[in-house]
The RNA shown here (Fluoride riboswitch aptamer (crcB RNA motif)) has 61 nucleotides and comes from Methylocapsa sp. The source organism's lineage runs through Bacteria, Pseudomonadati, Pseudomonadota, Beijerinckiaceae and Methylocapsa.

RNA sequence: GCGCAUCAUGGGGAUGGAGCUCCCGAUAUCCGCCGCAAAGGCUGAUGGCUCCUGCUACGCA
Numbered sequence: 001g002c003g004c005a006u007c008a009u010g011g012g013g014a015u016g017g018a019g020c021u022c023c024c025g026a027u028a029u030c031c032g033c034c035g036c037a038a039a040g041g042c043u044g045a046u047g048g049c050u051c052c053u054g055c056u057a058c059g060c061a
Base pairs, nucleotide, nucleotide: 011024012023013022016052017051018050019049020048021047032042033041034040
C1' cells in the first nucleotide's frame, strides 16, 4: 500500500418528514410560556438555515 473478514457508526434539542450545520447528554440529555394556584390564556411544525406536508391570517383569480 492492497485484499478479505468482524465490530462500531447510537440518543436528544415543546406538535410531522428530509438535507446541511451547531449544541447537549447515558445515574443522563429532552418533555414551551403566562397565571400564587385554579379556572383560563398565548406562540411555534426549525436548536439554526433550506425544502416538503399540515395549520393560521391577508390579498388576487